[in-house]
């Protein structure tokens, strides 16, 4: 002291959440001990049982027992009774109470007060009645009735009276009424006696009691400032009410209560109502202000079942008292009675929930008594609960084979639990056992002593302990009797396995769980607290989130639609008084306890006890005069008035005006108009639209017109009068604070509406019709009525917005512009008052504000307090209605918002590229086959790849094999490696059963050796197998695609709170973030580009297989043979092109043009693929986590099967022919490949081949061109085009061409005559077209990969589709428009 949660991030505005601390609590789990404290918060509910208030014989009489007796009476003890005191106190409990009930501080000239204490004075006489008992009697019972007759007294009565009360005189003093002193008169009114002692017997004294008067004390009464509560959806209330004056009542003031007069009285500073609550010292929390509660002690209060009276008495309108009246309970003879636990125990009910029907009066304390004493559920103490708060313990030290076990992993083995355990020594708080054991107790009393003799005072000594033989203390015993909750994703300290797989379940918030959960459950570890730990609940606290301290209202919630003004707040100068306020100081109170501080006391502490400070308050005195207030003078700076000029769409009311539009007559004059994106509905030949002339009606004022002017705002625009009203400037003549602000109130107040009467030209809700559309109650036509206009009313709201209340003052510049003054010199500046733009400072979350603030201050006034329900319900008031204003609440969600940032996206805009379009060429889509897929099919048709970026794709080649599929038959350490013992052979030959794998026989039988042994083979054991099973969404590596597009970053500065930006943007230019200029950037980095292959040109160097120009020789012919190494080629090495040159344009960077070269401006191809996306693809190329099968989801064989066939899609091949087809004749390539090959060349077959057979592991041998070009035919036909299909013979590969191969000859000769709708490729040696070659391969290409030959058209241009790059705008999107979201419906 903060944290967590809105976003892709940020920054602010806001809510929710969390950590802490408390409790008179409960609830789970668990549990060893002591101290102190606490224990019905609900039903003020009902209440068995007991006990909780009695006591005096020293006031009285009676009656009854005991016990003594000298028999006369004497003593003690009880029992009702009369008397007195006391029960009004102690103790409960919080219903009611919004109130002088409480708190605090005053008042009294308006008051009472037993028992206590001081003081003063008095105490004379007399008297009956009654209770009890006794007799008689009712009642069932509580309870009485009735009668005789008797006593006392501290009972009762009368007299005196210091004294009260009242009147007269004087004197003193206050505060109206009135106090007070002195004399003097009237009236009123007392008293009780008991025990002891003594006595000269009259008496006296002691001690307790009595009576009247003052005082005092201690309790209570009454009055009054101020303080402490919610609702205004509660605004009027009031009839004894307010007050007077007179009486009553009272202890006393008083409408307390009567009578009479008066009409007041209180209220937005909140009356009255309602609704909740006992009030205070204190207590939890807080930094504090404050907010919350008032349990336990302590102070008042109020109540005892509910309601109500009074009586007694010093006190009550009375908890264990009376009466009435009510409900409930219970007794009953039914006739009538009886009760009140909110006393202490206890039950019952209620509730999540609160204890024993216990000991004592020993101590405090209280009642009575003289006293002893008695009473005493006050109070002391014990018993229940971990309810609290504080203390203690559950051991302590050593001990590494770091045991065993458990749990983890990369697993011979390491790490953790852990010095923990065992084990070794050592303690004894606690815990049994036995001993001892203070103190709470001193007093009262009773005895003695002194002081002096009763008594009094002190001293000594005895007597009294529930708690309890408790605490403490001491001995023996012996680790012995003692740990557990509760977490472990982030806040939050604490991390792994295993199940579970959106189940189960978690959760205070965010949020965990869909198969590798640190978030479920469980284990092992850990981590916080510990006799407790955690949950729930409520509180304050975080929360400045109601902000007095200490918040805001442009846009996050929040300024009233405007003005005028009441009431109320604040308020210019100078001066005087006064002393509310303020400040100082002094007195008084602010009970004690709590709390703090400094001591003391229980071993410590909790507790407790002594002191002080302090209780921020309240009331009194005094002093002080800045400010504030009050008053009393004066002043002019504010605000007003006056003069004199200015402005203007400012308001009303009345007149004119001109275009335009419609309409009516009439007049030319013919076929269409109008409308729209295109129509159509409409009007029109009964003559429209067009013209033109005439009237008419009504509503608006065009050009000026402008960030311009007025007004308080709503708002005001043709011209003109005529009232009214505002603002400004000069002037400084006049009032003299006269000012601001404004709660309610009052007036105004767009546009639509509403009434009542007028008008009604365009224009138009609504309506009609016609389009548009899936539909179109809509945009778009064509019409049209209410309304627009005008009078007078109502209504009172708008994004009435500048979303920014009014006032007043302060706080740098720049620039326009309206109205005045100044001042004139067409100049510059100056000045007041509006209205505009940029900007210092400052503010602001940011945008933005910025002298016309959103700065910096003052003063009033409004309104905000999470989103959504909801401006909604209900009440109210207004309104004719429509509605308006006022304005919630239950329930729900974590959020909802502002502002700015990267993106992405737009049927937003600008640039710009690209065979993206256009312009052109060829094709595919139609048909037949070929190939691939999807669907179907099937035992199986194994598996993947699905827009583009899957579909002649993994497959560069499926008859077995391959192969993963299906069906049959086999094997179980295994099909294949590897090791480690063990046999000796393997191995050829053959034989039987079988489809074969396999199974069983027969014959035959080792090699090397350095002598250890190794080579192979095979059975058997054991350890490693094996899986194309599953997860690309666990993953490595490859790859596709955007895209060979020009972008992606970085470091340092800089800018911003910050995400983020700048650089990378602008302005040229490039194929290009290429370059250049500019410039808070400078710089680099992966891309681009260049190095790197191949192609054109060309040197050198080397000439053999290559070549042949010159010499020779020789062929039928040929580099065919000497010879050559010029040329071609072949293969190394270099050149060569750089906008270098030249013109011309640019500031340059480069563009356009030209030279010269083979080649020109990245010459032409290839290679090369940035940061990243698509959870893009592939667990079946490989590898690899997990996870599954193990006599099989492993592994041999045999057949089949991928090869199916109703369709349906891509991809290609031939081709619908004459730019062809066919015959026949003639040429020219490159690239490359070859030994289980390629094959010349000869033979033989019509051919596919097929016997021979040379040459070559290659510049030497071989495989090799087609279109083209010449000749002839064929002549527009389903053919001399086309070749599917489908007969028949064959041929070659191979263990086998049935399923299911390719090739030949013969035969047939099917679709098809240029292909809808839509698409696709290409911009030069390219497109078309024509052929060769090679991989893979026994054999099987119309694909695939390469490779030459022939060899074109066309591009104006970027509006438009796509697709992509930059800037910049909007955004409520960010899983990014395939986003997001509304509304009905429908199932629940």
């Nucleotide at each position: 002291a903060g944290a967590g949660u809105u976003u892709g991030a940020u920054c602010c505005u806001g809510g929710c959440u969390c950590a802490g601390g408390a409790u008179g609590a409960a609830c789970g789990c668990u549990g060893g001990c002591g101290g102190c404290a606490u224990g019905c918060c609900u039903a003020a509910u009902a209440c068995a049982u007991g006990c909780a208030a009695g006591u005096c014989g020293a006031a009285c009489g009676a009656g009854a027992g005991a016990c003594c007796u000298u028999c006369g009476g004497g003593u003690c003890u009880c029992u009702a009774g009369u008397g007195g005191c006391g029960a009004a106190c102690g103790g409960g409990u919080g219903a009611g109470u919004a109130a002088c009930a409480c708190g605090u501080a005053g008042g009294g000239a308006a008051c009472c007060u037993g028992c206590c204490c001081g003081c003063g004075c008095a105490c004379c006489g007399g008297g009956a009645a009654u209770a009890c008992g006794c007799u008689c009697u009712g009642g069932a019972a509580a309870c009485g009735g009735a009668g005789a007759a008797c006593a006392a007294a501290u009972c009762c009565c009368g007299a005196u009276g210091u004294a009260c009360a009242g009147g007269a005189a004087g004197g003193a003093g206050g505060c109206a009424u009135c106090u007070u002193c002195u004399u003097u008169c009237u009236g009123u009114g007392a008293a009780a006696c008991a025990u002891c002692c003594u006595u000269u017997c009259g008496g006296g004294g002691a001690u307790g009691g009595g009576g009247c008067g003052c005082g005092g004390a201690u309790g209570g009464a009454c009055c009054u400032g101020c303080g402490g509560u919610g609702c205004a959806u509660u605004a009027g209330u009031u009839g004894g009410u307010u007050g007077g004056c007179g009486g009553g009542g009272u202890a006393a003031a008083g409408g307390c209560c009567c009578a009479c007069c008066a009409a007041g009285a209180c209220g937005a500073u909140g009356a009255u109502g309602c609704a909740u609550a006992g009030c205070c010292g204190g207590c939890c929390u807080g930094a504090g202000a404050g907010g919350g509660c008032g349990g336990a002690c302590g102070g008042c209060c109020a109540c005892a079942u509910u309601g109500g009276u009074a009586c007694u008495g010093a006190g009550a309108c009375a908890c264990g008292g009376a009466c009435c009246a009510a409900a409930c309970u219970c007794c009953u003879a039914c006739g009538g009675g009886a009760g009140g636990c909110a006393g202490c125990a206890g039950u019952g009910a209620g509730g999540a929930a609160u204890a024993u029907u216990g000991g004592u009066c020993a101590a405090u304390g209280g009642a009575c008594g003289a006293a002893a004493g008695u009473c005493u559920g006050a109070a002391c103490c014990a018993g229940c609960c971990a309810u609290g708060c504080c203390g203690c313990g559950u051991g302590c030290a050593g001990g590494a084979a770091g045991a065993c076990g458990g749990c983890u992993c990369u697993a011979u083995g390491a790490g953790u639990u852990g010095u923990a355990a065992a084990c070794u020594g050592c303690u004894u708080u606690u815990g049994u056992a036995c001993a001892a054991g203070g103190g709470u107790a001193a007093a009262c009393c009773u005895g003695a002593a002194u002081a002096c003799g009763u008594g009094u005072a002190u001293u000594c000594a005895g007597c009294u302990g529930a708690a309890a033989g408790u605490a403490c203390u001491g001995u023996a015993c012996g680790a012995a009797u003692a740990a557990g909750g509760a977490u472990c994703g982030g806040c939050u300290a604490a991390c792994u396995c295993c199940g579970u797989g959106c189940c189960a379940g978690c959760a205070g918030c965010c949020g965990c769980g869909g198969u590798a959960a640190u978030a479920c459950g469980g284990a092992g570890g850990a981590u916080c607290c510990a006799a407790g730990c955690g949950u729930u609940a409520u509180c304050c606290g975080g929360a400045u989130u109601u902000a007095u301290u200490g918040g805001g209202u442009u846009u996050a919630a929040a300024g009233g639609g405007u003005g005028c003004g009441u009431a109320g707040g604040c308020g210019g100068a100078u001066u005087g008084a006064u002393a509310a306020g303020u400040u100082a100081g002094a007195g008084g109170u602010g009970a004690a306890a709590u709390g703090u501080c400094c001591g003391g006391g229980c071993u410590c502490a909790a507790c407790u006890c002594g002191g002080g400070a302090a209780c921020u308050g309240c009331c009194u005195c005094u002093a002080a005069u800045a400010c504030u207030g009050u008053u009393g003078a004066u002043c002019u700076a504010g605000a007003g008035a006056g003069u004199a000029g200015a402005u203007g769409c400012g308001g009303u009311a009345g007149g004119c005006g001109g275009a335009a539009u419609g309409u009516a007559u009439g007049g030319u004059g013919u076929a269409g108009c109008g409308g729209u994106g295109a129509a159509a509905u409409g009007c029109u030949u009964a003559g429209a639209g067009a013209u033109c002339a005439u009237a008419c009606a009504g509503a608006a004022c065009a050009c000026c017109g402008a960030u311009u002017g007025c007004g308080a705002a709503g708002g005001c625009a043709g011209c003109u009068u005529a009232c009214c009203a505002a603002u400004c400037u000069a002037u400084a003549u006049c009032u003299g604070a006269c000012g601001u602000u404004g709660a309610g109130g009052c007036a105004c107040g767009a546009a639509a509406g509403c009434g009542u009467g007028g008008g009604g030209a365009g224009c138009a809700a609504a309506c009609a019709g016609g389009a548009u559309u899936a539909g179109a109650u809509a945009c778009c036509c064509u019409g049209g009525u209410a309304g627009u206009c005008c009078a007078c009313g109502c209504a009172g709201u708008a994004a009435a917005c500048g979303a920014u209340g009014a006032u007043a003052g302060c706080u740098c510049g720049u620039u326009g512009u309206c109205g005045g003054c100044g001042a004139u010199a067409c100049a510059c500046a100056g000045u007041c008052g509006g209205u505009g733009a940029c900007u210092a400072a400052g503010a602001g979350a940011a945008a933005u504000c910025g002298a016309u603030a959103a700065g910096c201050u003052a003063u009033c006034c409004a309104c905000c307090u999470g989103g959504g329900g909801a401006g909604u319900a209900c009440g109210u008031u207004c309104g004719c209605a429509a509605g308006a204003a006022u304005g919630a609440a239950a329930c729900u969600c974590a959020a909802a918002g502002g502002a700015a940032u990267u993106g992405a996206c737009g049927g937003g805009g600008g640039c710009c590229c690209g065979c993206a379009c256009a312009a052109g060429c060829g094709g595919a889509g139609g048909a037949a086959c070929a190939u691939g897929u999807g669907g179907u099919u099937u035992a199986a048709u194994u598996c993947g790849a699905u827009g583009a970026u899957a579909c002649g794709c993994g497959a560069g080649g499926a008859a077995c094999c391959u192969u993963a599929c299906c069906c049959g038959g086999g094997c179980u350490u295994g099909a294949a490696a590897g090791u480690u013992a063990g046999u000796g052979a393997c191995u050829g030959a053959u034989c039987u059963g079988g489809a074969a794998a396999c199974a069983g026989g027969u014959c035959u039988u080792c090699c090397c050796u350095u002598c250890g042994g190794g080579g192979c083979a095979c059975g058997a054991a054991a350890c490693u197998a094996g899986g194309u099973g599953c997860u690309g969404c666990a993953u490595g590596g490859u790859u596709g695609u955007c895209g060979u597009c020009g972008g992606c970053u970085c470091g340092u500065g800089c800018c911003g709170u910050g995400a983020g930006g700048u650089g990378u943007c602008g302005g040229g230019u490039u194929a290009a973030g290429u370059c250049c200029c500019a410039u808070a950037a400078c710089g680099a980095g992966c891309g681009c580009a260049a190095c790197c292959c191949c192609u054109a040109c060309u040197g050198a160097u080397a000439g053999u297989u290559g070549c042949c120009a010159u010499c020779a020789g020789g062929u039928c012919a040929a580099g065919c043979u000497g010879g050559g190494c010029a040329c071609u080629c072949u293969a190394u090495c270099g050149g060569g092109a750089c906008u270098g040159c030249c013109g011309g344009u640019g500031u340059a960077a480069g563009c356009c043009g030209g030279a010269g070269g083979a080649g020109g401006g990245u010459g032409g191809g290839g290679a090369u693929g940035a940061c990243g996306u698509c959870a893009a693809a592939u667990c079946a190329g490989c590898a690899c986590g997990g996870c599954c099968c193990u006599u099989a989801c492993g592994u041999c064989c045999g057949g089949g099967g991928c090869g199916a066939c109703a369709c349906a899609c891509g991809u290609g091949u031939u081709a619908c022919a004459a730019u062809g087809g066919c015959a026949g004749g003639u040429a020219c390539a490159g690239c490359g490949g070859g030994a289980a090959g390629c094959c010349a060349c000869c033979g033989g077959g019509c051919g596919a081949c097929c016997g021979g057979g040379c040459g070559c592991g290659g510049a030497a041998c071989c495989c090799g061109a087609a279109a083209a070009c010449c000749u002839g035919u064929c002549u527009u036909a389903g053919u001399u085009c086309g070749g599917a299909u489908c007969g028949g013979a064959g041929u070659c590969u191979g263990c086998a061409a049935c399923c299911c191969g390719a090739c030949u000859c013969c035969g047939u000769g099917a679709a098809g005559u240029u292909g809808g709708a839509a698409u696709c490729g290409c911009u030069a040696g390219u497109a078309a077209u024509c052929g060769c070659g090679g991989a893979u391969c026994a054999g099987a290409a119309u694909g695939c990969c390469g490779c030459g030959g022939u060899g074109a058209a066309u591009a104006c241009g970027u509006u438009c589709c796509c697709g992509g790059g930059u800037c910049u705008u909007g955004c409520a999107c960010u899983c990014a428009c395939c986003g997001c979201c509304c509304g009905u419906c429908a199932a629940g």

Small-subunit ribosomal RNA from an uncultured bacterium, 1388 nucleotides, folded computationally. Rfam family: Bacterial small subunit ribosomal RNA.